[in-house]
Overview:
RNAcentral holds the sequence, with entries from ENA. Predicted 3D model of a 73-nucleotide RNA (transfer RNA) from Candidatus Vidania fulgoroideorum. The coordinates come from a structure-prediction model, not an experiment, and the mean pLDDT is 80. It matches the Rfam family "tRNA". By type it is a transfer RNA. Rfam links the family to the GO term triplet codon-amino acid adaptor activity. The organism belongs to Candidatus Vidania, within Bacteria.
RNA sequence: GAAGUAAUAUUUCAAUGGUUAGAAUAUUGGUUUGUCAAAUCAAUGGUUGCGAGUUCAAGUCUCGUUUACUUCU
Numbered sequence: 001g002a003a004g005u006a007a008u009a010u011u012u013c014a015a016u017g018g019u020u021a022g023a024a025u026a027u028u029g030g031u032u033u034g035u036c037a038a039a040u041c042a043a044u045g046g047u048u049g050c051g052a053g054u055u056c057a058a059g060u061c062u063c064g065u066u067u068a069c070u071u072c073u
Stems, first nucleotide, its partner, number of pairs: 001072007011024003018056001026044006049065005
């Protein structure tokens, strides 16, 4: 220098262009127990890396860009 993959909650990951972006985990609180742990119930937590475009509608499609990784030169 060229090409490819990935980026979503604290973390690990889902989500066929369509109805409030979900699960586990973590944190907090309740119940249970003589106490802790475990179990169980609930709550909190998202500018879907960033910037544009297409569309009635974008996490998803297109372009640019940033970071990480891989391959080639």